[in-house]
RNA sequence: UGAGCGUGAAAGACAAUCGCUGACGGUGUUAGCCGUUUGAGGAAAGUCCGGGCUCCAUAGGGCAGUGUGCUGGAUAACGUCCAGCGGGGGUGACCCUAGGGAAAGUGUCAUAGAAAAGGAAACCGCCUGCUAAAGAGUUGUCAUUGUAUGAUAGUUCCUUAACCGGGUAAGGGUGGAAAGGUGCGGUAAGAGCGCACCAGCAGUCAGGUGACUGGCUGGCUUGAUAAACCCCACAUGGAGCAAGACCGAAUAGGGAAGGAUAUGAAGUGGCCCGCUGACCUUCCGGGUGUGUCGCUAGAGUUGUCAGGUAACUGGCAAUCCAGAUAAAUGAUUGUCGCCGCGCAAGCGGAACAGAACUCGGCUUAUUGAUCACUCAUAAU
Numbered sequence: 001u002g003a004g005c006g007u008g009a010a011a012g013a014c015a016a017u018c019g020c021u022g023a024c025g026g027u028g029u030u031a032g033c034c035g036u037u038u039g040a041g042g043a044a045a046g047u048c049c050g051g052g053c054u055c056c057a058u059a060g061g062g063c064a065g066u067g068u069g070c071u072g073g074a075u076a077a078c079g080u081c082c083a084g085c086g087g088g089g090g091u092g093a094c095c096c097u098a099g100g101g102a103a104a105g106u107g108u109c110a111u112a113g114a115a116a117a118g119g120a121a122a123c124c125g126c127c128u129g130c131u132a133a134a135g136a137g138u139u140g141u142c143a144u145u146g147u148a149u150g151a152u153a154g155u156u157c158c159u160u161a162a163c164c165g166g167g168u169a170a171g172g173g174u175g176g177a178a179a180g181g182u183g184c185g186g187u188a189a190g191a192g193c194g195c196a197c198c199a200g201c202a203g204u205c206a207g208g209u210g211a212c213u214g215g216c217u218g219g220c221u222u223g224a225u226a227a228a229c230c231c232c233a234c235a236u237g238g239a240g241c242a243a244g245a246c247c248g249a250a251u252a253g254g255g256a257a258g259g260a261u262a263u264g265a266a267g268u269g270g271c272c273c274g275c276u277g278a279c280c281u282u283c284c285g286g287g288u289g290u291g292u293c294g295c296u297a298g299a300g301u302u303g304u305c306a307g308g309u310a311a312c313u314g315g316c317a318a319u320c321c322a323g324a325u326a327a328a329u330g331a332u333u334g335u336c337g338c339c340g341c342g343c344a345a346g347c348g349g350a351a352c353a354g355a356a357c358u359c360g361g362c363u364u365a366u367u368g369a370u371c372a373c374u375c376a377u378a379a380u
Base pairs, nucleotide, nucleotide: 001376002375003374004373006371010367012336013335014334015333016332017331018330020039022037023036024035025034026033027032041352045363046362048361049360050359051358052357053240054239055238056237060273061272062271063270065236066235067234068233069232070084071083072082073081074080085099086097087096088095089094100231101230105229106228107225108224109223123172124171125168126167127166128165129164133160134159135158136156137155138154139153140152141151142150143149144148180198181197182196183195184194185193199221201218202217203216204215205214206213207212244293245292246291247289254284255283256282257281258280259279266276267275268274300319301318302317303316304315305314306313307312338349339348340347341346
């Protein structure tokens, strides 16, 4: 210098003018006016998990369903986080990983291929047997003047090709996968058939809290798939601030139709039990609030000390930091800071985005830098 990798932060500052929400104070009969003060985020977003809070029984029993799934820890809790183990990827910093059980059972394994799960399957190939044939070698007999040639009959540790049968999973071919891999021996040819090493499995010893790691021994070998059913372990009641409470004439009260009913309506948002214990649905018509609380002091924030590798926890001190309801948090200008262009004057630029009961996470969107580390190249 270039290319990467990880961590924790920041998200311009100040001033003026105009305008808005909330709070407080003043003034005013009210409407309002004046003054002071306050006012978005790291993600406020997606609403994907988990708590608090509220109601239904103080959420109780069972079934079904759903979720989680290596180990240890953190936490209010988690599917989150931290530290590790195993597996995979990268030259590396580092990254990814739902990672229990496939000898409990069931299912699936397309196409191709002979065969895809009973330790099965024989297409080519290899070996072998039978039959019949041909060749070759060899023996006998016969013919010809011929120590040679021919004919004919038999025979074989020989050769060749084909049919049929048997053996064989070494080799070829198909496939993601062909029933451990490589090598040597062995064999008619082969084969864990035997042996050595490696992988895997079981047992055992040692280390570690544990996942697991290492050593030794053994018989030699068991396909993949459980984000397929399923089995095992653990967890799990439901709804959500439009929860719910209060004031009040306010899911009230009135009228009509239909339905059900103490032999149980309705609720407890799957079903049964249990619990509570009398209504439910539709329509008509008038009136009354676009009310108040819940609502922001909380697993809060900041600083410091201590414990812990860390996540995190504890002590002390300081501090109050939006609460709107159709919804405020805005706009303009100036100076300075940052970046780009330009000799200069100056000009231009600054992302994603907008609270709605609240908190812890995750995911997604997004700007420019810092620090630590890695690789490559060059110089010293």
Bacterial RNase P class A from Anaerovibrio sp., 380 nucleotides, folded computationally. It matches the Rfam family "Bacterial RNase P class A". Rfam classes the family as a ribozyme. The source organism's lineage runs through Bacteria, Bacillota, Selenomonadales, Selenomonadaceae and Anaerovibrio. The coordinates come from a structure-prediction model, not an experiment, and the mean pLDDT is 75. The model forms 96% of the base pairs in the Rfam consensus.